[in-house]
Context: one part of a larger RNA
């Protein structure tokens, strides 16, 4: 001099565009943050409508269709959005290469869907518990499951082993959605190498699955990944192991650069989800708003026994110098399911709050000397505050009132939170709008009083002991100005 997610004094109009728990990965009340699909399935409930039957003509119960709503089964998603930075010095990240791999939906391309058959929820009955949430008997559908059967795929030298499927659903003419097998693309992914990647030798040896091989075993895949046998290696002062500290990058800041620090916000990858462990489902997880153990806290109890996880969004409570609303909307992008209407989306879209930060504006303009009154110095002549102000004439950016009023809407129709918002029009009146810090010297800018090494001031020299441009207060000046100064911190 530049810069911050800042914070404190002191002050304070407006607008846009951005940012806002850097500390306790502390501990959390409430409410919401992931669900959908009746065009997969039984069946239950409502309205209608129709046919009959029974009738005390009020109706009642049965059938059938239609529409609507849904607790189960089933299917897809709950691995993606979100959010944190505890660990983690590692193939975690960066970068540049690689073979031994998997891939739901989505695209192509070819081909197929044949015979069976058995439960099991909901319902029903019984029944146990305070409750959470069971047991036991009976019925039952499917795009649930399970056989057989065929096979371009797999294994295999070969013979030969061996794996499917839902003639489903809506419409019923067509069609469309779907089902299972292979081949490929597309997307993700998951594994292996080459260099990089912080700081301590007052850390100098480390290591027995530990180096490397054979076999089997596991994986989707390689590989001590695991195992069993051999053989004894393997790292390492070009710093091993150990200890400390950190999540990395694009990027940010600053510097002419070269380096320095950093690593919020916006993007890319990682880890992690009360702490530790562990699996299951699945195409993907060892899974924030799944499960099961164990432990710490809270909570409910009829004491047997259950329930919970805000480092999602708001929000509370502790810590702190210090960080917002228990808002609106699904109108736009996007994201789940559905054929589709739709329906869910604290993702986002936007309002609110903070001068926290940038950038903009505005707090009037031009004229006015009897250089007014006052204050303040003074050499008592005047000097300055000062064309400032008073007055005059103009504007009205802002300001109030009042009228009109969007784009964003992609889909000719409909559909806007924002929001009567932005914005444009009139009208009113100079009207609503300046402060902060400093004035020895570095450094722009001086006097008077008051004090008396006192009270104080200071970033460094250094000022105050009786004329202190240095302390305090006045008038004056100078800088920056909706801010200023003041601390902390990089450079």
């Nucleotide at each position: 001099g530049g810069a911050u997610g800042a914070a404190c004094g002191c002050u304070g109009g407006c607008g846009g565009u951005a940012u806002g728990c850097u500390u306790a990965a502390c501990a959390c009340a409430u409410g919401c943050a992931a669900g959908u699909c009746g065009u997969a399935c039984g069946a239950a409930u409502a309205c209608u409508a129709a046919a009959a039957u029974c009738u005390u003509c009020g109706g009642a119960a049965u059938u059938u269709a239609u529409u609507g709503u849904u607790a189960g089964u089933g299917g897809c998603g709950g691995a993606c959005g979100g959010g944190u930075g505890a660990g983690u010095a590692a193939c975690g990240c960066g970068u540049a290469a690689g073979a031994a791999u998997c891939u739901a939906c989505c695209u192509u391309u070819a081909g197929g869907a044949a015979g069976g058959g058995g439960g099991c929820a909901a319902c029903a009955g019984u029944u146990g518990g305070a409750a959470a949430c069971g047991a036991c008997u009976g019925c039952u559908a499917a795009u649930u499951c399970c056989c057989u059967a065929u096979a371009u795929g797999c294994u295999g030298a070969g013979g030969a082993g061996u794996a499917a499927a839902a003639c489903g659903g809506u419409a019923u003419u067509a069609a469309c959605c779907g089902c299972c097998u292979a081949a490929a693309g597309a997307u993700g992914a998951g594994c292996u190498u080459g260099c990089g990647u912080c700081u301590g030798a007052u850390u100098a040896g480390c290591u027995a699955g530990u180096u490397g091989g054979u076999a089997a075993g596991g994986u989707a895949a390689u590989g001590g990944c695991u195992u069993a046998c051999c053989a004894a290696g393997g790292c390492g002062a070009u710093g091993a192991u150990c200890a400390g500290u950190a999540g990395c990058u694009g990027g940010u800041c600053u510097g002419a650069g070269a380096g320095g620090a950093u690593g919020a916000u916006c993007a890319g990858c990682c880890a992690c989800a009360c702490u530790g462990g562990g699996a299951c489902u699945g195409a993907g997880a060892c899974a924030c708003g799944g499960c099961c153990c164990a432990g710490a806290c809270u909570c409910c109890u009829a004491c047997g026994g259950g329930a919970g996880g805000c480092a999602g969004c708001a929000g509370u409570g502790a810590g702190g110098a210090a960080u917002u609303u228990u808002c609106c909307g699904c109108a736009a992008u996007g994201g789940g399911c559905g054929a589709a209407a739709g329906c869910c989306u604290g993702a986002c879209g936007g309002a609110g709050c903070a001068a926290u930060a940038c950038c903009g504006c505005g707090u009037g303009g031009a004229g006015g000397a009897u250089g007014a009154c006052g204050g303040c110095c003074u050499g008592u002549g005047g000097g300055u505050c000062u064309u400032a102000a008073a007055c005059u004439c103009c504007u009205u950016u802002u300001c109030u009132u009042a009228g009109a009023g969007a784009a964003g809407a992609a889909g000719u129709u409909c559909u806007g939170a924002c929001g009567g918002u932005a914005u444009c029009u009139a009208a009113g009146g100079a009207a609503u709008a300046a402060g902060c810090a400093u004035c020895g010297g570095c450094u722009a800018a001086c006097u008077c009083c008051g004090u008396g090494c006192c009270a104080g001031c200071a970033g460094c020299c250094g000022c105050g002991g009786u004329a202190a441009u240095a302390c305090g207060g006045g008038g004056g000046a100078u800088g920056c100005a909706a801010g200023c100064g003041u601390u902390a911190u990089c450079c």
Molecule: small-subunit ribosomal RNA, 5' domain
Organism: Tetraselmis suecica